[in-house]
Context: one part of a larger RNA
RNA sequence: CCUUCGCUAAGGAACUAGGCAAACUGGCCCCGUAACUUCGGGAGAAGGGGUGCCUGAGUAGCGGUGUAGGAUCAAAACUGCACUUGCGAAAAGGCCGCAGUGAAAGGGGCUCCGUGACUGUUUAACAAAAACACAGGGCUCUGCUGAAAUCGCAAGAUGAUGUAUAGGGCCUGAUGCCUGCCCGGUGCCGGAAGGUCAAGGUGAGGGGUUAGCCGCAAGGCGAAGCUCCAAACUUAAGCCCCGGUAAACGGCGGCGGUAACUAUAACCGUCCUAAGGUAGCGAAAUUCCUUGUCGGGUAAGUUCCGACCUGCACGAAUGGCAUAACAAAGGAGCCGCUGUCUCAGCGAAGGGCUCG
Numbered sequence: 001c002c003u004u005c006g007c008u009a010a011g012g013a014a015c016u017a018g019g020c021a022a023a024c025u026g027g028c029c030c031c032g033u034a035a036c037u038u039c040g041g042g043a044g045a046a047g048g049g050g051u052g053c054c055u056g057a058g059u060a061g062c063g064g065u066g067u068a069g070g071a072u073c074a075a076a077a078c079u080g081c082a083c084u085u086g087c088g089a090a091a092a093g094g095c096c097g098c099a100g101u102g103a104a105a106g107g108g109g110c111u112c113c114g115u116g117a118c119u120g121u122u123u124a125a126c127a128a129a130a131a132c133a134c135a136g137g138g139c140u141c142u143g144c145u146g147a148a149a150u151c152g153c154a155a156g157a158u159g160a161u162g163u164a165u166a167g168g169g170c171c172u173g174a175u176g177c178c179u180g181c182c183c184g185g186u187g188c189c190g191g192a193a194g195g196u197c198a199a200g201g202u203g204a205g206g207g208g209u210u211a212g213c214c215g216c217a218a219g220g221c222g223a224a225g226c227u228c229c230a231a232a233c234u235u236a237a238g239c240c241c242c243g244g245u246a247a248a249c250g251g252c253g254g255c256g257g258u259a260a261c262u263a264u265a266a267c268c269g270u271c272c273u274a275a276g277g278u279a280g281c282g283a284a285a286u287u288c289c290u291u292g293u294c295g296g297g298u299a300a301g302u303u304c305c306g307a308c309c310u311g312c313a314c315g316a317a318u319g320g321c322a323u324a325a326c327a328a329a330g331g332a333g334c335c336g337c338u339g340u341c342u343c344a345g346c347g348a349a350g351g352g353c354u355c356g
Base pairs, nucleotide, nucleotide: 001351002350003349004348005347006346007345008344010342011341014340019337027051028050029049030048031047036041038174052095053094054093055092061087062086063084064083065082066081067080068079069078096100108335109334110333111332112331113330115327116326120132121131136172137171138170139169140168141167142166149158150157151156175322176321177320178319180252181251182250185249186248187245188244189243190242191241194240195239196238200234201233205229206228207227208226209225212221213220214219253271254270255269256268257267280314281311292308293307294306295305296304
């Protein structure tokens, strides 16, 4: 010097990103316990007192058994009496020590806020969380010989020995109060018309070939058959088109002016849009400017709490706002407590070091 322990004057978080670590607290009995609340809780809230041994006393009391009443068809609560092998106080008095849960072992507490309702689940071996799940809510699909959905080439199987109070998919996430406007785009659903439209059907018409015919020849014409091209017509879904639908994907404006101080603008004008953000919340897990401004807390506060609203860029099941209880989770403060620190010291065990 290292590791692991023990103690420490005065101070007591001044340490530090942060009370990390350590310390305080701790069992049992009694007293006593707030806001808030979903009336269960919050609660071991908080905060106090007691704690050994002897007498009181194996007493009081409780329990048990038997018996009588209750009380009768039968039974219980309850009451009396007897016994008692079970459990077992207190008041009061006395004794000892510095100290009595005499060692060991077993919550530190309180307040405010954000998030998630909760118990649960998770990155086996850097993340336990405000992530996932969850009861509850909603939309949607599915009517059953073989549902919808899913696995499989199929047979077959799951769904389900179920049947819409059932099963699948997606979103939200207890509970309370609520969930506004937009269907133009995309998606989905509906639509016996119309437009477009493939193969197929049909085959107007045309081409190739050539028996034959014409020609001195070069060549020309050319039936049937075979074959190639092919117009009009016919023809499904889809798309176009017409509607519906947002707890479907999503979206939810700008400029100018105006009130008898000023400021502001209930009001007016104008442009654009499918519609221009309602309630509630708001410098927020969201606020750039920003340590916004004001108030609180501190001697002093980029954090925190309460407000304001100028929301760069909250907002209603990609849910909004509240919320008791809960959290090895996050932020802030206070009390207690301490070697975290001022600032270090002493001690113990085991290493390191020296010698062997």

Overview: Large-subunit ribosomal RNA, domain IV from a Pseudomonadota bacterium, 356 nucleotides, folded computationally. The full RNA is in RNAcentral, with records from ENA. Its mean pLDDT, the model's own confidence on a scale to 100, is 88. Lineage of the source: Bacteria > Pseudomonadati > Pseudomonadota.